Predicted 3D model of a 71-nucleotide RNA (transfer RNA) from Psilotum nudum. The prediction has a mean pLDDT of 81. The gene name in the source record is trnfM. The RNAcentral record of the sequence draws on ENA. Rfam family: tRNA. The family's RNA type in Rfam is transfer RNA.
RNA sequence: AGCGGGAUAGAGUAAUCGGUUAACUCGUUAGGCUCAUGCCCUAAGCAUGCAGGUUCGAAUCCUGCUCCCGC
Numbered sequence: 001a002g003c004g005g006g007a008u009a010g011a012g013u014a015a016u017c018g019g020u021u022a023a024c025u026c027g028u029u030a031g032g033c034u035c036a037u038g039c040c041c042u043a044a045g046c047a048u049g050c051a052g053g054u055u056c057g058a059a060u061c062c063u064g065c066u067c068c069c070g071c
Stems, first nucleotide, its partner, number of pairs: 002071006010026004019056001028044005049065005
């Protein structure tokens, strides 16, 4: 150089053939509960690797680049 797989919230995972507000668990913060901590309940905040293209519409399709894993 070549082939295959992958990059989504602080962590780990979803998202069906491209279509409603990107979902779930843990964690964080605030409130409730409690004498208090924890448990439990409610709410909030936090994400599609980067740059283009196709499309009415892209996490999803196409191109290039960066990084990770395997051959």